[in-house]
Context: one part of a larger RNA
Molecule: large-subunit ribosomal RNA, domain IV
Organism: Lewinellaceae bacterium
RNA sequence: UUCGUGGCUAAGGAACUAGGCAAAAUGGUCUCGUAACUUCGGGAGAAGAGACGCCCCCCCAGUGAUGAGGGGGCCGCAGUGAAGAGGCCCAGGCGACUGUUUAGCAAAAACACAUGGCUCUGCAAAAUCGUAAGAUGAAGUAUAGGGCCUGACACCUGCCCGGUGCCGGAAGGUUAAGGGAGGGGCUUAGGGGCAACCCGAAGGUCUUGACUGAAGCCCCGGUAAACGGCGGCCGUAACUAUAACGGUCCUAAGGUAGCGAAAUUCCUUGUCGGGUAAGUUCCGACCUGCACGAAUGGUGUAACGAUCUGGGCACUGUCUCAGCCACGAGCUCC
Numbered sequence: 001u002u003c004g005u006g007g008c009u010a011a012g013g014a015a016c017u018a019g020g021c022a023a024a025a026u027g028g029u030c031u032c033g034u035a036a037c038u039u040c041g042g043g044a045g046a047a048g049a050g051a052c053g054c055c056c057c058c059c060c061a062g063u064g065a066u067g068a069g070g071g072g073g074c075c076g077c078a079g080u081g082a083a084g085a086g087g088c089c090c091a092g093g094c095g096a097c098u099g100u101u102u103a104g105c106a107a108a109a110a111c112a113c114a115u116g117g118c119u120c121u122g123c124a125a126a127a128u129c130g131u132a133a134g135a136u137g138a139a140g141u142a143u144a145g146g147g148c149c150u151g152a153c154a155c156c157u158g159c160c161c162g163g164u165g166c167c168g169g170a171a172g173g174u175u176a177a178g179g180g181a182g183g184g185g186c187u188u189a190g191g192g193g194c195a196a197c198c199c200g201a202a203g204g205u206c207u208u209g210a211c212u213g214a215a216g217c218c219c220c221g222g223u224a225a226a227c228g229g230c231g232g233c234c235g236u237a238a239c240u241a242u243a244a245c246g247g248u249c250c251u252a253a254g255g256u257a258g259c260g261a262a263a264u265u266c267c268u269u270g271u272c273g274g275g276u277a278a279g280u281u282c283c284g285a286c287c288u289g290c291a292c293g294a295a296u297g298g299u300g301u302a303a304c305g306a307u308c309u310g311g312g313c314a315c316u317g318u319c320u321c322a323g324c325c326a327c328g329a330g331c332u333c334c
Stems, first nucleotide, its partner, number of pairs: 002329008011320002015318001020315001028052005037042001039152001053074006060067002075079001087313007094305002099111002116149006127136003153300004158230003163227002165223005172218003178212002182208006190199003231249005258292001259289001270286005
């Protein structure tokens, strides 16, 4: 001199940085005191204050150990005298919550969850494993069991069945194997012919095939907390602007309530307001929603969170800007 670990630091106090990361600060017990909001349980140790050692005396309770209170005095820089021992507040997103998870980059807004719904299943159940026997389901029986979705709670959950799926229907169309009327080819007893050859029953064989023939599909209905979907153009009001209103085209139906530059907004650092001296983030609004939207749930929400985002108080070597000390390591012959 470099690094590591620990300790201290004038003045300032987040100016550091992606970000207060790290560090500092808070910390025990008793007393006082404690807001919004709320599902009335909470929030809450909210926040914020004060006290705390030792000696003597008095009083009260108790059988006592001991506990509570009152008065007076003493010492130190410091009395929960060392150690151990919440930092707090405000606002928002997401997920209700306690839980679970990528053993070895991710603990979360992901999974689960109680709740809600659809659907299958009548028991030798459905479903699942197995070729089977058999087993699970279940020594259960629809308040049960399986599958799928949603995800406490509050208020709600709109329109579309044209496509796909599922359920029901069975008149008609189509349709397999099988059956098969009839037809055709080959074959030959026999017949004909001088011969070549021709005809050819029954049977056999190859082939064709009317007709018959289930489910399915077509078809007819139902069903969206099934998969899913939920428009365009033009005109119009006594400033302007806008359009409650009208016209027209298309569709199965044209997005309702609520929310909205959002974990969704491209243009975009949208515009306005708040916060700052100054704010691409944040909060509140507006609505022009590129491309929100109702159990692929919509909107809220107290409580909860090693969650994410913004702000503040306290506090600090994070920084301005670096210095010193201790211990250890490295370097060096030391």